[in-house]
Context: one part of a larger RNA
This record gives sequence, structure tokens and C1' cells, in this order.
RNA sequence: CUCGGGUGAAGGAACUAGGCAAAUUGGUACCGUAACUUCGGGAGAAGGUACGCCCUUAUUGGUGAAGAAACUUGCUUUCUGAGCUGGUGAGGGUCUCAGUAACCAGGUGGCUGCGACUGUUUAUUAAAAACACAGCACUCUGCAAACUCGUAAGAGGACGUAUAGGGUGUGACGCCUGCCCGGUGCCGGAAGGUUAAUUGAUGGGGUUAGCCCUUUGGGGCGAAGCUCUUGAUCGAAGCCCCGGUAAACGGCGGCCGUAACUAUAACGGUCCUAAGGUAGCGAAAUUCCUUGUCGGGUAAGUUCCGACCUGCACGAAUGGCGUAACGAUGGCCACACUGUCUCCACCCGGGACUCA
Repeated sequence: CUCGGGUGAAGGAACUAGGCAAAUUGGUACCGUAACUUCGGGAGAAGGUACGCCCUUAUUGGUGAAGAAACUUGCUUUCUGAGCUGGUGAGGGUCUCAGUAACCAGGUGGCUGCGACUGUUUAUUAAAAACACAGCACUCUGCAAACUCGUAAGAGGACGUAUAGGGUGUGACGCCUGCCCGGUGCCGGAAGGUUAAUUGAUGGGGUUAGCCCUUUGGGGCGAAGCUCUUGAUCGAAGCCCCGGUAAACGGCGGCCGUAACUAUAACGGUCCUAAGGUAGCGAAAUUCCUUGUCGGGUAAGUUCCGACCUGCACGAAUGGCGUAACGAUGGCCACACUGUCUCCACCCGGGACUCA
């Protein structure tokens, strides 16, 4: 020096990102116990008192020797009840610094964020506010169900049947969940428009039996068939179209003026939109400016708590706001306690190191 352990004057978190680590607390009995609350809790809340050993005594539980009585003479029944032993109480005495004397064995309280809770998770840097959850809602599915696996047979779903099963979102509970269907999606509709394969009307081209002309070289016309092409007509869903639907995906404005101080604007005007953010909350796990402003706590507080609202850029099941209980969860404060620190010292043991 390093690792493990112990003690410490005065102070007591001044340490530090942070009381990390350590210390405190700790058992049993009794007394006593707040806000809040879903009346269960909170609660071991908090905060106190007692605790060893010896003697006496009271009461009570267990066991039940010995004795007595009865007769039905038995491994009988009944009565009394010594001794031993467990519990509870009272009185007296006694020792130590210390009586749950060792080991073992909660530190506590207050405010607040998040998540209701128990649970689950990144085997090997993350245990959480993430996942799950009961509850809620939407949606699909009538059974050979929907859905999933498989090319199929088949299997799961389910030896279940809408109080069932699948999918999606939200996430106990309480109070609630506003407006918009223009876009995208989904559902419904079938009048019209468009529209595939199919059907193949019609027209055009090529070829040429044949016919016509001829300067005999050739030229023109050209049926049927074959063939290349054109594509009228027929033609469903879909799309266009018409409605519905937001606990479907999602969205939820701007400018100007106005009140008898000033300021502000209940009010008015105007433009745009599918509709312009309702309740509640709000510098928030969201606030850039920002250490916003005010209040509280501190001698001093970029954090914390309570307000305000100017919400850069909260907002209602991508849930909003509360909430008792719970949490190896985040932030802040206080009491107790301490070598975390002022500021280090000493002791014990292992290693390192030196020598053999």
C1' cells in the first nucleotide's frame, strides 16, 4: 500500500451526483398510537414502561403416589389428594456500568412524481415509470365457426358453442371520456359511369381458283378456304358514386377593434376550416425563453412543495384528472445516528514486500 475487521476527543452530512458505505433501531409483554382511508387498512405508526437471580405467597393447567369408601371382587368405580411440572399474579431480597447482558434481532417521520396492487423482464452492464394484470371498450365468429399451422390429408381452436372463442386498444377503483366522417380505413347500398377473362358483329390486309386487259414483259379485279388484324355486343367484384362509422387511423385556427385612470376584453367585425381543444390539469417524466413570477422551507435553495397561466409544443381508453394500500422505483426535507467529512489516529488479521 491493498483486502477484511475493531475503536475514537470535539463537531455531526460540513462528505458526496446522492447519507454511497457505516452507524443507529432491533426480542417478548403491556400502555399508547395521527393525517388519510376503498373502513380492510394506515400500524410494529409514532412514543413509552418492564425484563436477571434468590425467597415467600396466591391462583390455575397437566400428571397423579399413597390412603379411604362402595360393591357388581375388577386391569372396577367414587372421594381426598402428596410429590413432580407448565402458566399467571402479588410481596420481599440481592448483584453488575450493563438482566432480550452472547448469537440472533425493523432506523423513523413528512411532502411529492410514476405505476393501482402480488407478479414478469434485458441468463452475462438496465428490475424500472417498461411487460403483465383483474376490470373496461370496440370488432370478428352460428359451428365443417372465426383464427392459426400444414402443399394436402389433417390438427389446434374444442370433445368448447356467443355468459363461448379469436383479434385490437386501454389498464384496479372514483369522477368522467367533449367537437370533427373532409382525408385514409372499415361497414352498408346498388340506380348510373368505368371495367377482365369470355363472346367475336363489322371493317381492313395477305394468299388465289377464276375473270378482264395486254405492247405478251406484265397489269387489274378477285369468290370460297386458310391466315394477319380491327374489336361492335355480352360481362362480376373493384374503383368512381351515395350513406354510416372516431374506446377506427387520425384532426381539433388566424387577424383587427372595443368598457368613464391604466390594463384587460364579457362584446363586435372579418377570413379560413371537416371541425376549430370542452371538462380537468398545467414552467409538468411535457416550458424553449427559464434559475419565469409570487409564496414556503434554508443564514444562503438552477432541485423540492404550494400557487399563477404568457400551454415554444397538456388534454380526455395513442385515455384525462384524482386516489387509500403497495414499491430492492424517482425527487425533496426532518429527527435519530454515525470516521461520509473537518482530519485523521491507533489496534487485530490475510496479502503484497524484505530476509532465511
The part of an RNA shown here (large-subunit ribosomal RNA, domain IV) has 356 nucleotides and comes from uncultured bacterium KM3-69-F5. The full RNA is in RNAcentral, with records from SILVA. It matches the Rfam family "Bacterial large subunit ribosomal RNA".